[in-house]
RNA sequence: UUCUUAUUAAGAGUGGUGGAGGGAACAGACCCUGUGAAACCCAGCAACCCCUAUUAAGGAAGGUGCUAAUUUCUGCAGCAGUAUAUGCUGGAAGAUAAGAA
Repeated sequence: UUCUUAUUAAGAGUGGUGGAGGGAACAGACCCUGUGAAACCCAGCAACCCCUAUUAAGGAAGGUGCUAAUUUCUGCAGCAGUAUAUGCUGGAAGAUAAGAA
């Protein structure tokens, strides 16, 4: 990097360093941010592996992951609707894990 499978409405910071950006990419919308962004440290959470139990649950030692907003919302298709409003369902794309090449 690619493929397969599972999940994607839960959970988690009033800390320290840091200094201006950030919310995956593109487009549109909407947000967060000098009342301090990203990043790092610490702390925390517990999704997967894992551990203890043993099918209910619990743990956080270890490997990943995560800690504004549903994956912030929409982008494609279908349905409801008078409808360009709005809503619902599915998909696509993305993210994460486990396994494989």
SAM riboswitch aptamer (S box leader) from Halanaerobium polyolivorans, 101 nucleotides, folded computationally. It matches the Rfam family "SAM riboswitch aptamer (S box leader)". From the family's description: The SAM riboswitch is found upstream of a number of genes which code for proteins involved in methionine or cysteine biosynthesis in Gram-positive bacteria. The coordinates come from a structure-prediction model, not an experiment, and the mean pLDDT is 83.